Context: one part of a larger RNA
RNA sequence: CCAUGUCAAAGGAACUCGGCAAAAUGACCCUGUAAGUUCAGGAUAAGGGGUGCUCUCCUAUCUUUUGAUUAGGAAAGCGGAACAUACCAUGGGGUAGCGACUGUUUAUUAAAAACACAGUACUCUUCUAAGUGGUAACACGAUGUAUAGAGUCUGACACUGCCCGGUGCCAGAAGGUCGAAAGGAGAAGUCUUAUAAGCUUUGACUGAAAGCCCCGGUAAACGGCGGCAGUGACUCUAACUGUCCUAAGGUAGCAAAAUUCCUUGUCGCAUAAGUAGCGACCUGCACGAAUGGUGCAACGACUACCUCGCUGUCUUCGACAUGGACCCG
Numbered sequence: 001c002c003a004u005g006u007c008a009a010a011g012g013a014a015c016u017c018g019g020c021a022a023a024a025u026g027a028c029c030c031u032g033u034a035a036g037u038u039c040a041g042g043a044u045a046a047g048g049g050g051u052g053c054u055c056u057c058c059u060a061u062c063u064u065u066u067g068a069u070u071a072g073g074a075a076a077g078c079g080g081a082a083c084a085u086a087c088c089a090u091g092g093g094g095u096a097g098c099g100a101c102u103g104u105u106u107a108u109u110a111a112a113a114a115c116a117c118a119g120u121a122c123u124c125u126u127c128u129a130a131g132u133g134g135u136a137a138c139a140c141g142a143u144g145u146a147u148a149g150a151g152u153c154u155g156a157c158a159c160u161g162c163c164c165g166g167u168g169c170c171a172g173a174a175g176g177u178c179g180a181a182a183g184g185a186g187a188a189g190u191c192u193u194a195u196a197a198g199c200u201u202u203g204a205c206u207g208a209a210a211g212c213c214c215c216g217g218u219a220a221a222c223g224g225c226g227g228c229a230g231u232g233a234c235u236c237u238a239a240c241u242g243u244c245c246u247a248a249g250g251u252a253g254c255a256a257a258a259u260u261c262c263u264u265g266u267c268g269c270a271u272a273a274g275u276a277g278c279g280a281c282c283u284g285c286a287c288g289a290a291u292g293g294u295g296c297a298a299c300g301a302c303u304a305c306c307u308c309g310c311u312g313u314c315u316u317c318g319a320c321a322u323g324g325a326c327c328c329g
Stems, first nucleotide, its partner, number of pairs: 001324007010315002014313001019310001027051005038156001052078003056074004060069003079083001091308007098300002103115002119154001121152005131140003157295002159292001161225003166222002168218003172214001175213003182206002186202005226244005253287001254284001265281005
C1' cells in the first nucleotide's frame, strides 16, 4: 500500500452525479394507526409500552388421592449499565413522473418507462373456412364451426371531438378508355419432283373479362386538424366584425411537460443561499384524444425531489486484528 473486519471525541450528508457504501431498524405480546381509495386494501402504516430470575397463588386439561403440563393468568420480591442480552431478524414518512397490477427480457456491460397482460376496438373467415407451411401429395388451423379461428392497433378502470380532398380498402347490372383469354376466314415461309397433310410466323372478323376513369362509403384505415387586418367611454386585451384559403381548420382535457429553442420564462412554496423539486400562469419554437388524451387506489430491486432517524460519506484523520504485497535474512 491492497483486501476483509473492529472502534472512534465534537459535528451529522457539510461527501457525492446521487446517502454509493456503511450505520440504524428488526422477534413475540399489548396498545394505537392518517390522507386519499376501485371499500378488497392502505397497514407490520406511523407512534408508544412490555420481555430476565426467585417465590406464592389462581384457571384450563389429564389424573383414584397425590401430582403432571413446551398451557394460560395475577401479585410480591431480587440482581445488572444492559434481560427478543449471542446468532438470526423490515429503517420510516411525504410529493411527483412513468407503467394499472403478478409476470417476461439483452446466458457474458442494459431488468427498465421496453415486452407481455386481462380488457377495448376494427378487419377477414360459413367450413374442402380464412390464414400458414410445402413444387406437390398433404399437414396445421381443428377431431374446432362466428360466445369459433386468423390478423392489426391499443393496453386495468372512467373519456374518446372535426376532416373521406390525397393514399389505401369496400361497393357500384350504366357510360368512357384499354382491349386479355378463347375461336379463327385467309396469307407467307418450310417440307415435297408437285399437291395434300404437318411445322413455324402472321392474322380479317367474332368475343368482350379484369384494370383505370367515373359514382358512393369508410379514420379505434395510412393520415390531416390555417392566415391577415380592424374593433369596447384611460390603457391593455378582444366576446365581436371583415377578408383570403382549406377536405376540415385542434373540441374536451392537459401544458416550460420523458415534449419549451429563447430559458436558470414569470409568480409562489421550501433553503441563509435551489440551472434541481413541487404548485400555478399560458407567449404549446414544435401537446392533444386507442400512432390514444387526461385522471387514478393498489403495486415497482424503476426515475426525480424533500424530510425524521442513523451513521467515518465527510470536516480529518487515527488506532487495532487477519491475510497478502513489500523489506531484510
Annotation
Large-subunit ribosomal RNA, domain IV from Amborella trichopoda, 329 nucleotides, folded computationally. The source organism's lineage runs through Eukaryota, Viridiplantae, Streptophytina, Tracheophyta and Amborella.